Predicted 3D model of a 363-nucleotide RNA (Bacterial RNase P class A) from Microbulbifer pacificus. The model forms 95% of the base pairs in the Rfam consensus. It is recorded under the gene name rnpB. Taxonomically the source falls in Microbulbifer (Bacteria, Pseudomonadota, Cellvibrionales, Microbulbiferaceae). RNAcentral holds the sequence, with entries from ENA. The prediction has a mean pLDDT of 76. It matches the Rfam family "Bacterial RNase P class A". From the family's description: Ribonuclease P (RNase P) is a ubiquitous endoribonuclease, found in archaea, bacteria and eukarya as well as chloroplasts and mitochondria. It is annotated as a ribozyme.
RNA sequence: CGAGUCAGCCAGACAAUCGCUGUUGCGCCGCUUUCGGGUGGUGCGGUGGAGGAAAGUCCGGGCUCCAUAGGGUGGGACGCCAGGUAACGCCUGGGGGGCGCGAGCCUACGGAAAGUGCAGCAGAGAGUAGACCGCCGAUGGCCUUUCGAGGCACAGGUAAGGGUGAAAGGGUGCGGUAAGAGCGCACCGCGCGACUGGUAACAGUUCGUGGCACGGUAAACCCCGUUCGGAGCAAGACCAAAUAGGCCCUCUAUAGGUGUGACCCGCACUGAGGGCGGGUAGGUCGCUUGAGGUGUGUGGUGACACACAUCCCAGAUGAAUGAUUGUCCUCGACAGAACCCGGCUUAUCGGUUGACUCACCUA
Repeated sequence: CGAGUCAGCCAGACAAUCGCUGUUGCGCCGCUUUCGGGUGGUGCGGUGGAGGAAAGUCCGGGCUCCAUAGGGUGGGACGCCAGGUAACGCCUGGGGGGCGCGAGCCUACGGAAAGUGCAGCAGAGAGUAGACCGCCGAUGGCCUUUCGAGGCACAGGUAAGGGUGAAAGGGUGCGGUAAGAGCGCACCGCGCGACUGGUAACAGUUCGUGGCACGGUAAACCCCGUUCGGAGCAAGACCAAAUAGGCCCUCUAUAGGUGUGACCCGCACUGAGGGCGGGUAGGUCGCUUGAGGUGUGUGGUGACACACAUCCCAGAUGAAUGAUUGUCCUCGACAGAACCCGGCUUAUCGGUUGACUCACCUA
């Protein structure tokens, strides 16, 4: 200097003015009061006011209600090992496999010696293999013969070679044979057992053993193991105008009440009052102090845990977080809470920090 890998951080800045919303102090006004206060409105001042993903709603949990949710059946999810965690399908560390020169990255990675199924096309044969070409034809058969043998390729043998296929039943070499073949042997590989190391997954220039059997596919059914009750803040709890129906008490039956009318009679309609309860509108709570943030220390490879100190950081309900102006710059992406957390995934203009790798150059 170029090309990369991994892990973080920031997400236009500053100022002024005008607003919106939560909260708080003071003043004023209204209502209420058991005189302590409570509550509503308003003015001024102080103060808080979106994100790394607030998103998708895909997992896990808290919280709430249903019947504390037990058993069975069915279904879903997960699936190497160990650990972390409230929990997880997440994270950390490790193992196996794959990719990369490397830093590093990816990995649904249990079981095919329980059973069933599947394998299109091609190919002779696709799973207790298979003779299409090729090779052989020792043996038997046929032909020739100079009797030494030669020929044919009929029976038959053969998985070395060719060809088909994603895949053809270990590989290389030597021996062997008619030609061949783990048929025999050496090495490599594989299976099984032991030993050693490791908590384990697993590993091994280890030992023994087996000619090698037991092919692939479980994001095919299935089997094994683990795990999952359902619905969700419009959950749910409380206060409570009105209306309908209900219950209780009191009064009344020639009454009383309401209407008409200035009033009485009359006429028309009708039991009346109170309480309980109910739960609609509306309101309050749930609501943001929490598996919380920051800093330091300790333990741990790490995820994380513990201790101490310190901080309070949106909480609305037609739903705020904005607008205008000025200055500056590298000219600003994706996008906006709605019960709350832990993850994952997806979107994202750019800037920037640290560690590391490779190539080239220079000293």